[in-house]
């Protein structure tokens, strides 16, 4: 220099053949429960789906390019 996979919440991932409110598990905040605390229950915050542009009625999802990160080659 070439090729391959990721990239979604703070953290770890899911997300069906493009469809109608983008979710979970841990954190996290508040209140209940306790003499506190842990446990355990109930709410409730947090997202530009890595950036950009394209196809499309419609894009986390298809499709270029760019950027990180890891693998293989030379």
């Nucleotide at each position: 220099g070439g090729g391959c996979a990721a990239u979604u919440a703070g953290c770890u991932c899911a997300g069906u053949u493009g469809g109608u409110u983008a979710g979970a598990g841990c954190g996290c905040u508040u209140g209940a429960u306790u003499c506190a605390c842990a446990u355990u229950c109930a709410a409730g915050a947090g997202g530009u789906c890595a950036c950009a542009g394209g196809u499309u009625c419609g894009a986390g999802u298809c499709c270029u390019g760019u950027a990180u990160u890891g693998c293989c080659c030379a």

This is a predicted structure of a 74-nucleotide RNA (transfer RNA) from a Patescibacteria group bacterium. Its Rfam family is "tRNA". The family is grouped with related families in Rfam's "tRNA clan". The family's RNA type in Rfam is transfer RNA. The coordinates come from a structure-prediction model, not an experiment, and the mean pLDDT is 81.